[in-house]
Context: one part of a larger RNA
């Protein structure tokens, strides 16, 4: 673990309500009596119970009545109607009370059994190889007046040492579906003793024993086993068995010793009424959010005037002056959930209009399930404007409880809500080289970075990538670049300095000659020298520079497979703009069938209110929790089929027939060897995959 078998809403009484069947006021109950084998069944029995009148705690009053001082008011009645009503029975569906769908606790309580284990006590036996070690005592020598000292020799003490047997179990390995439900091997503790041990007997379940560890008390002990109370309770968890149809939900409020439980409303069903009430339009409304504002309340920034015995810093002999610090004020710009001079779309609320209607709406009665929600969007609180966080809103979407397409793969994201068939068709999200259905499509532009190929996946910040614009300057009186040439004199300015000649520093930055050349923008020398710049001429020659602004790229960019755009692979098969075609779904639409609702019409029947039968036409059919309906199958009773069976019954088994929407049914072949089935009806020990289900089998 697989296979069979078995395994879970009953029954009783009482009550509600649908619906049926009687009566029309109903209806009997125990008993009795007839009658059977016996129950049924029949009759009898009116005691009783509901209804006919309610309203009050009551007395009591009564179509009223209670409240009250009231005859006012108000509350509950009655009036209207009334087979739509009453009663009895009976399905079915609830509710109570019972074991109450079904298995499941640790657990409580009484009553017994147990000390053959093992704790401790008693009785009465039994065992501890060898070895060490030498206590008291006695003896003897020697001193001594003794008591006694001291040496040697005997002696043999002791929870005394070392170590088998025998008790233990200390460390380690080994076993861990073992040899074993505590064992094995080596290691080690005691080992004359609070030792160990036979055999008897003795103490017990709130009790016993206990050198005390809540240890033991029969592989059980912080209250033993065993049967009974007992089917203890479980607001827990699991598991609940055929089909097919209609409709379809909740995770929210209030209370709860409440919070994973309940009640009640709220949403959902069935059924009865009401008959557009419902949704939408528009008209009319109050309103202080959103924006915004600074008019109030606060709050900050920066300027200005006055004013303060105004901390502290600065100059100044001081007087004061500056700087800054408090208050008002005034100007400029501002900020506010607990500001407002203002102020919306939306959202509510009233009224009117019109269109839809197998489509809402609202009452009331019957059955419910839910009160663990999740994500995206929005708009808010918390928190880090973190989180696949948390709360709160939105009569938002979706999941739940929705499947199919598309996002690779992916509940909640986009598209679309599956009745069933069909190798028919158009389309949505989304694509269209190639896995892989459709453009290797057209135009014009980017991009060179494999950027990039849907998003997530990136910043500051850098930076003659590129493109496109836009403002500006300088240009054939020759720009920018480049290439020849010059680039100087007074002068090495003055000072400084060892030296300072443009070019360590400081001061000064004049003049001349020129086409031009700074008392020098850089490099260099110790100081010169050198070598460039700037300026300027010539030669060439048509565009050259500054700025801003969008687009797409670069860097900035570090993580564990080469490790990826879903891959391949791509310079479009990437990015923007446009247009035209194709593919693309359980979506529409064809084309045939099924079932629900509504339902024209037709026929029958009618207690005239209508009910039954075929139905044109429309509309609709995801679904979990739950509500409704209508069937299948299983096993007995009743009746009926003068039904089927040895010429082969149930059962089993094979399928490739036939019917049903489906639970199933029927028919064939083999087997099997005696029972068995159909129709109405009735009655349940009535359908298994699950329950770490129970038994048996492999």
């Nucleotide at each position: 673990g697989c296979c069979a078998a078995c395994g879970a809403g009953u029954u009783u009484a009482u009550c509600u309500a649908u619906g049926u069947u009687g009566c029309a006021g109903g209806c009997u109950a125990a008993g009795c009596u007839g009658u059977u084998a016996g129950a049924a069944c029949a009759g009898u029995g009116g005691a009783g119970c509901c209804u006919u009148a309610g309203g009050g705690a009551a007395a009591c009053c009564g179509a009223g009545u209670g409240u009250u001082a009231a005859u006012a008011g108000c509350g509950c009645g009655a009036a209207c109607a009334u087979a739509a009503u009453g009663u009895a029975g009976u399905c079915u569906a609830g509710a109570u009370a019972a074991g109450a769908c079904c298995c499941g606790a640790a657990g409580c309580g009484a009553g017994g059994u147990g000390a053959g284990c093992u704790u401790g006590c008693c009785a009465u036996g039994a065992g501890c190889a060898g070895g060490a070690u030498g206590a008291a005592g006695u003896u003897u020598g020697u001193c001594g007046a003794a008591a006694g000292a001291u040496a040697g020799a005997u002696g043999g003490a002791g929870g005394u040492c070392c170590g088998a047997a025998c008790c233990g179990g200390u460390g380690a390995c080994c076993c861990g579906u073992g040899c074993a439900a505590u064992a094995g091997u080596c290691u080690c503790g005691g080992a004359u003793g609070a030792c160990u041990u036979g055999u008897g007997g003795u103490a017990a379940g709130g009790a016993g024993u206990g050198a005390a560890a809540a240890g033991c008390u029969a592989a059980u002990c912080g209250a033993a086993c065993c049967u009974c109370g007992u089917a203890a309770u479980a607001g827990c968890u699991g598991g609940u068995u055929c089909u097919c149809u209609c409709c379809g939900a909740a995770a929210u409020a209030g209370c709860u010793u409440u919070a994973g439980g309940g009640c009640u409303a709220g949403c959902g069903u069935u059924g009865u009424g009401u008959g557009u009430u419902c949704c939408u339009c528009u008209u009319g409304g109050g309103g202080g959010u959103a924006g915004a504002g600074c008019a109030c309340u606060g709050g900050a920034a920066g300027a200005u005037u006055u004013c303060g015995a105004c901390a502290g810093g600065g100059a100044g002999c001081a007087a004061u002056c500056u700087c800054g610090c408090g208050a008002c004020a005034u100007c400029u710009a501002u900020c506010a959930a607990a500001c407002u001079c203002c102020g919306a779309a939306u959202a509510c609320c009233a009224a009117g209009a019109a269109u839809u209607a197998a489509a809402a709406a609202c009452a009331c009665a019957g059955c419910a399930g839910u009160u663990a929600g999740g994500c995206u969007a929005u708009g808010g609180g918390g928190g880090c404007g973190a989180a696949g966080c948390u709360c709160c809103a939105u009569c938002a979407g979706c999941c739940a409880a929705a499947a199919g397409g598309g996002a690779a793969a992916c509940a909640g994201c986009c598209c679309a809500g599956a009745u069933c068939u069909c190798u028919a068709a158009u389309u949505a999200a989304g694509g269209u080289c190639c896995c892989u259905a459709a453009a290797u499509a057209u135009a014009c532009g980017c991009u060179a970075a494999g950027u990039g190929c849907a998003u997530a996946u990136c910043a500051a910040g850098g930076a003659g990538g590129u493109g496109a614009a836009a403002u500006u300057u300088c240009u054939c009186u020759g720009a920018c670049a480049g290439u020849g040439a010059g680039g100087a004199u007074g002068u090495u300015g003055g000072c400084u300095u060892a030296g300072a000649a443009g070019c360590a520093g400081c001061c000064a930055u004049c003049a001349u000659u020129u086409a031009a050349a700074g008392a020098a923008a850089g490099c260099g020398u110790a100081a010169c020298a050198g070598c460039u710049c700037a300026c300027u001429c010539a030669c060439u020659a048509a565009g050259a520079g500054a700025u801003u602004u969008c687009g797409c790229a670069c860097c900035g960019a570090a993580a564990a497979u080469a490790a990826u755009c879903g891959g391949g692979g791509c310079u479009a098969a990437g990015c923007g703009u446009a247009u035209u075609a194709c593919c693309g779904a359980a979506a529409u639409u064809g084309a045939g069938g099924a079932c629900u609702c509504u339902g024209a019409a037709u026929a029958c029947c009618u207690u005239c209110g209508g009910g039954u039968a075929u139905g044109a036409a429309g509309a609709g059919u995801g679904g979990u929790a739950g509500g409704a309906g209508a069937g299948u199958a299983u096993u007995c009773u009743a009746u009926a089929c003068a039904g089927c069976g040895u010429c082969g019954a149930a059962g089993g088994u094979a399928a490739a027939g036939g019917g049903g929407u489906g639970a199933c049914c029927c028919a064939u072949g083999c087997u099997g060897g005696a029972g068995c089935g159909u129709a109405u009806a009735g009655a349940a020990g009535u359908a298994a995959g699950a329950a770490u289900g129970u038994u048996g089998g492999c």
Predicted 3D model of a 698-nucleotide part of an RNA (large-subunit ribosomal RNA, domain II) from a bacterium. Its Rfam family is "Bacterial large subunit ribosomal RNA". Gene Ontology terms of the family: structural constituent of ribosome and ribosome.